[in-house]
Context: one part of a larger RNA
RNA sequence: UGACGGGGGCCCGCACAAGCGGGGGAGCAUGUGGUUUAAUUCGACGCAACGCGAAGAACCUUACCUGGGCUUGACAUGCACGGGACAACCUUGGAAACAAGGCUUCUCUUCGGAGUCCGUGUGCAGGUGCUGCAUGGCUGUCGUCAGCUCGUGUCGUGAGAUGUUGGGUUAAGUCCCGCAACGAGCGCAACCCCUACCUUUAGUUGCCAUCGGGUCAUGCCGGGAACUCUAAAGGGACUGCCGGUGACAAACCGGAGGAAGGUGGGGAUGACGUCAAGUCCUCAUGGCCUUUAUGUCCAGGGCUACACACGUACUACAAUGGCAUAGACAAAGAGUCGCAAGACCGCGAGGUGGAGCCAAUCUCAUAAAACCGGUCUCAGUUCGGAUUGGAGUCUGCAACUCGACUCCAUGAAGUUGGAAUCGCUAGUAAUCGUGGAUCAGCAUGCCACGGUGAAUACGUUCCCGGGCCUUGUACA
Numbered sequence: 001u002g003a004c005g006g007g008g009g010c011c012c013g014c015a016c017a018a019g020c021g022g023g024g025g026a027g028c029a030u031g032u033g034g035u036u037u038a039a040u041u042c043g044a045c046g047c048a049a050c051g052c053g054a055a056g057a058a059c060c061u062u063a064c065c066u067g068g069g070c071u072u073g074a075c076a077u078g079c080a081c082g083g084g085a086c087a088a089c090c091u092u093g094g095a096a097a098c099a100a101g102g103c104u105u106c107u108c109u110u111c112g113g114a115g116u117c118c119g120u121g122u123g124c125a126g127g128u129g130c131u132g133c134a135u136g137g138c139u140g141u142c143g144u145c146a147g148c149u150c151g152u153g154u155c156g157u158g159a160g161a162u163g164u165u166g167g168g169u170u171a172a173g174u175c176c177c178g179c180a181a182c183g184a185g186c187g188c189a190a191c192c193c194c195u196a197c198c199u200u201u202a203g204u205u206g207c208c209a210u211c212g213g214g215u216c217a218u219g220c221c222g223g224g225a226a227c228u229c230u231a232a233a234g235g236g237a238c239u240g241c242c243g244g245u246g247a248c249a250a251a252c253c254g255g256a257g258g259a260a261g262g263u264g265g266g267g268a269u270g271a272c273g274u275c276a277a278g279u280c281c282u283c284a285u286g287g288c289c290u291u292u293a294u295g296u297c298c299a300g301g302g303c304u305a306c307a308c309a310c311g312u313a314c315u316a317c318a319a320u321g322g323c324a325u326a327g328a329c330a331a332a333g334a335g336u337c338g339c340a341a342g343a344c345c346g347c348g349a350g351g352u353g354g355a356g357c358c359a360a361u362c363u364c365a366u367a368a369a370a371c372c373g374g375u376c377u378c379a380g381u382u383c384g385g386a387u388u389g390g391a392g393u394c395u396g397c398a399a400c401u402c403g404a405c406u407c408c409a410u411g412a413a414g415u416u417g418g419a420a421u422c423g424c425u426a427g428u429a430a431u432c433g434u435g436g437a438u439c440a441g442c443a444u445g446c447c448a449c450g451g452u453g454a455a456u457a458c459g460u461u462c463c464c465g466g467g468c469c470u471u472g473u474a475c476a
Base pairs, nucleotide, nucleotide: 001476002475003473004472005471007470008469009468010467011466012465013464015460016459019424020423021422022421026315027314029312030311031310032309033308034306035305042053043052064301065300066299067298068297069296070295073124077123078122079121080120081119082118083117089102090101091100092099093098106115107114108113126290127289129288130287131286135284136283137279138278139277140275142273147186148185149184150183151182152181153162154161155160166177167176168175192267193266194265195264197235198234199233200232201231202230203229207224208223211222212221213220238261241255242254243253244252245251317417321376322375323374333364334363335362338357339356343352344351345350383414388409389408390407391406392405393404394403430452431451432450433449434448435447436446
């Protein structure tokens, strides 16, 4: 100087408390361990591994296994020599890759040659092989915590200290005052984006108040530029104003006005560093290893196994509910290898067909919960839907291993869950649907969107984590 303490002081955080809803029990989905296996490819392991890499394993992917092939090679490039093609097509063998045979015989040209391609040879290629404890880059974490430092000066023999401590204050090393310090840098804040209010400009594909026309009906038409909205430029919030407290400070408390008030709400933004944290399987790269194989091509299998254990989700156990009927109100997205309307067929998944749309124009596309009345009446039930049988649909060379969905039948466990444990402070939790990426197909995952919309916070004694000061130490 740090680190640590079941030392002290001050302070903060869904850290506790106060509340609401979960998980732990059941079924199922998914990941992991273990076991099994020819293989169940590899990585990730407290928080910070375990719906993680993987925004999508039937083949491919694919790295694994079995078997069949190739050896200048699936891919790049140089040199030397040789050749006229290579490919496609046909035949035979084969699971295919491929092998053998047949057919066929490149382009330009100044006719010297050049280019592409094939073969042989040689330099070499190749490696998701090892080392993340040789590395770059990227990332997680403490933590959006308020800290981490430097120059000069001063103090100290020195390591170092001071500044950065102290009194207040703040979300903040934020600001004020004081002070052997005076300044400065990286962080904080602000500048950026979205959102909440207003104005101006603009008015189609969006809008429809006024006027007119038309329809069973609809901004449907003429028209309008008001309103909504769209999308560009501005305004607006700064403790600016008032009162009180305070040290005549910073600031705090209350109030006015205001759409919004003291960081308005949300996002992006992550200091010096820590964990030899993670990644050599994104990529790059040192070293090592391999070179008729640890490379490469193909078929099939595996990654989907299953006495079991754990994590994360979904669906429930019902009446604040289930079922059937009628009928309202969104936002944000996507679409030409695409989205696909009306119509017709099918109980349905879906099919036929194809208007329109490169989209504020057309389509996906009926939002659902809610609300109105009806029914069920506390049951393993009209709860719950696992499992299984049958019949189908779609995608795709191909759904056996191993896809999703539909219909009929079947109708398991489950009656609120032990110890222990998780999330959340407001348009949040809870609950309800919608869209997107990946993608031929496949979503209870992920990312986004809106609808409905709470309860509680006395307080900081305690648990956990963190910041500052101080103290002890046989620790570094």

A computed fold for a 476-nucleotide part of an RNA from an uncultured prokaryote, annotated as small-subunit ribosomal RNA, 3' major domain. It matches the Rfam family "Bacterial small subunit ribosomal RNA". The prediction has a mean pLDDT of 84. The full RNA is in RNAcentral, with records from ENA.